[in-house]
């Protein structure tokens, strides 16, 4: 230096252009003598900027962070 791939709730991970979900964990609640368990709710997230489009988490351009590969 040169090639790729990942960045989405506190953690795991879905979402290929049109309303951001899921388990799991956190609160709050029924329940219960009290606690787990179950059941109900509730709160929070698209890696920065820029572009392209009516619309971008998704196309693209550049930066950042970590990984892989080739020298």
């Nucleotide at each position: 230096a040169g090639g790729g791939g990942c960045a989405u709730g506190g953690u795991u991970c879905a979402g290929u252009g049109g309303c951001a979900g899921a388990a799991c964990g956190a609160c709050g609640g029924u329940c219960u003598c009290c606690a787990a368990a179950a059941c109900c709710g509730u709160a929070g997230a698209c890696u920065a900027g820029g572009g392209u489009u009516c619309g971008a988490u998704u196309c693209c351009c550049u930066g950042u962070g970590c990984c892989c590969c080739u020298g």